[in-house]
Molecule: transfer RNA
Organism: marine sediment metagenome
RNA sequence: GGGGGCGUAGCUCAGCGGGAGAGCGUCUCUGUGGCAUGGAGAAGGUCGUGGGUUCGAGUCCCACCGCCUCCA
Repeated sequence: GGGGGCGUAGCUCAGCGGGAGAGCGUCUCUGUGGCAUGGAGAAGGUCGUGGGUUCGAGUCCCACCGCCUCCA
C1' cells in the first nucleotide's frame, strides 16, 4: 500500500427498511434473624464520525476513524 471482517447499554452480543433488545452487571422493593439464591420493578444508548438514497436507515450506498485478520 491492497483485500476481507467488526464497531449497538458498564461487559458479551442479537437485531430479514417501519417497535432499539437479550444475558450478565448496577440500583430500588420484596423476601431472611442476617447473607446468598429466588421474585417484582427501574435506570442506563447522539446504534464509531460525516454525508447520500428513501415517505422512512442500526439495517442499503460513499468517504473517513479505530480494532482484528490475510497478501505484499